[in-house]
Context: one part of a larger RNA
RNA sequence: AGUUUAUGACGAAUGACUAGGUAGGCUCUGGCGAUGAAGGACGUGGUAAGCAGCGAUAUGCUCCGGGGAGUCGCAAACAGGCUUUGAUCCGGAGAUUUCCGAAUGGGGCAACCCGCCUGAGGUUAUACUCAGGUAUUCUAUACUGAAUACAUAGGUAUAGGAGGCGAGACGCGGGGAAUUGAAACAUCUAAGUACCCGCAGGAAAAGAAACCGAAUGGGAUUCCCCCAGUAGCGGCGAGCGAAAAGGGAAUAGGCUAAACCAUCCAGUUUACUGGGUGGGGUUGCGGGACCUCAACGUGGUACAGGAGGAUGUAGAAGAAGCGGCUGGAAAGCCGCACCAAAGAAGGUGAUAGUCCUGUAUUCGAAACAUCCAAUUGACCUAGAGGGAUCCCAAGUAAUGCGGGGCACGGGGAACCUUGCAUGAAUCCAGCCCGACCAUGGGCUAAGCCUAAAUACAAGAGCCUGACCGAAAGUGGACUAGUACCGUGAGGGAAAGUUGAAAAGAACCCCGGUGAGGGGAGUGAAAUAGAACCUGAAAUCAUAAACUU
Numbered sequence: 001a002g003u004u005u006a007u008g009a010c011g012a013a014u015g016a017c018u019a020g021g022u023a024g025g026c027u028c029u030g031g032c033g034a035u036g037a038a039g040g041a042c043g044u045g046g047u048a049a050g051c052a053g054c055g056a057u058a059u060g061c062u063c064c065g066g067g068g069a070g071u072c073g074c075a076a077a078c079a080g081g082c083u084u085u086g087a088u089c090c091g092g093a094g095a096u097u098u099c100c101g102a103a104u105g106g107g108g109c110a111a112c113c114c115g116c117c118u119g120a121g122g123u124u125a126u127a128c129u130c131a132g133g134u135a136u137u138c139u140a141u142a143c144u145g146a147a148u149a150c151a152u153a154g155g156u157a158u159a160g161g162a163g164g165c166g167a168g169a170c171g172c173g174g175g176g177a178a179u180u181g182a183a184a185c186a187u188c189u190a191a192g193u194a195c196c197c198g199c200a201g202g203a204a205a206a207g208a209a210a211c212c213g214a215a216u217g218g219g220a221u222u223c224c225c226c227c228a229g230u231a232g233c234g235g236c237g238a239g240c241g242a243a244a245a246g247g248g249a250a251u252a253g254g255c256u257a258a259a260c261c262a263u264c265c266a267g268u269u270u271a272c273u274g275g276g277u278g279g280g281g282u283u284g285c286g287g288g289a290c291c292u293c294a295a296c297g298u299g300g301u302a303c304a305g306g307a308g309g310a311u312g313u314a315g316a317a318g319a320a321g322c323g324g325c326u327g328g329a330a331a332g333c334c335g336c337a338c339c340a341a342a343g344a345a346g347g348u349g350a351u352a353g354u355c356c357u358g359u360a361u362u363c364g365a366a367a368c369a370u371c372c373a374a375u376u377g378a379c380c381u382a383g384a385g386g387g388a389u390c391c392c393a394a395g396u397a398a399u400g401c402g403g404g405g406c407a408c409g410g411g412g413a414a415c416c417u418u419g420c421a422u423g424a425a426u427c428c429a430g431c432c433c434g435a436c437c438a439u440g441g442g443c444u445a446a447g448c449c450u451a452a453a454u455a456c457a458a459g460a461g462c463c464u465g466a467c468c469g470a471a472a473g474u475g476g477a478c479u480a481g482u483a484c485c486g487u488g489a490g491g492g493a494a495a496g497u498u499g500a501a502a503a504g505a506a507c508c509c510c511g512g513u514g515a516g517g518g519g520a521g522u523g524a525a526a527u528a529g530a531a532c533c534u535g536a537a538a539u540c541a542u543a544a545a546c547u548u
Stems, first nucleotide, its partner, number of pairs: 001547009015533001016497002020468002022465007029457002031165002039100003042055003046078002050074002052059001061094006070082003105114003115134007136162009170201001171199005181188001185235001211218002222249004232240002253449003256393001260279008284427001286392004290386004299380003303377002308372006315363003321336005337354002339343001345357003398422008408434001429444005484491002504532001507519004
């Protein structure tokens, strides 16, 4: 120096566990905000640093309901309180709610500084204190009011609205890439994707045919299946990629404009024109106005209201087991029982249907919320005939040029849309049926609204897992978006386990009134002693044997 064995030290793997995650399903719910949000700052406790709660009424205040013995959060202790005159706790409704923050009186380096007006307190009067108001913008109304006569701009006041946040979700609209693929690359693709902006809603959008497309047909929209990787498009490359029909989900249809009538106002060349309000009217077997005749009922609603009911936000009742043995402890084993609309689950000193919490089942709300809803109110609602006249959505349809969208890349390119130019018709009309024409057929544009079936999941709740089990699973099982790093945008950890119960080691000894240890004691166990379950390896120490 090494090898082996033994005992320790260090160390943290492994095993076991789970308080936390994760994926999915279902239900509810889908907003908050100038009545000041989301998010914060600073405070607030007898002792109080952190987290959580709360707001100068500050670990809480009031009322209503539940509940029934302890209680003053995590979190011990001391001190001091509260509580069967019902506390703590749980639910509902209120009160309070500093300062910042859209932040809104002005300013500002957020949580700070400085005003003005009105009122109250206070003062001899100031000072000071308190309460309310004082931003911008839009809409409406009123009053004022320039250059400039009328006027307008502008100003002032009052009333109402908006503003900001939110889930990196879902929707609609306005803009809109590139990597990439084409085995290069330019048309093309990726893709109308990512991203930016605007605007919403609990859904949004779409929506009651100027449709589909060939049937003797169907009959708003949306979504699913299928049609079909078909028809097509395509440097006919890469690729892109329908529709009708059929089967389902869900079903719902309405209101204006115009003609005409009444009334009011304005302009005015008294002939009309324009506007407001009300009636009328809403359609494609064309409809309506207009004229004539006829009925006074029938059916309905997506509006208001709400008797009553359901659900939710606290809860209540809820069956049935004892003895012996082992053990620190019985739920284990042995014996004999019982319940079961309950043998889901968790806990209890080891493994419990019958110990506890529960479970099946049943019941329950003063208050608040949501939904359903009787009666009621309000509103909507029809026919026949006539055919002279009038109306039936205009810079629209259409055409040309240039784009875009349609699965469709300019193509034979219809259809939809529109920047520029031109520019109709009103039913003997107009648009469409994939160039165009004829015949035939379908429909009625240029106004508006419309539930459901559909999408999503932040929040509330329930359930499940051949999902993880502390280097895993969320970054985060723990004071975690914390500590820490960065000027900043931003980046971003580590860290779980004594024991059934603290019974957390009184007392003694060594030691620095240490650290640490040795006794004693507790405990089933202390090599479970707080650096605490198990405690591998590397590494170190001690002892013994052996090798050189």
Molecule: large-subunit ribosomal RNA, domain I
Organism: Candidatus Omnitrophota bacterium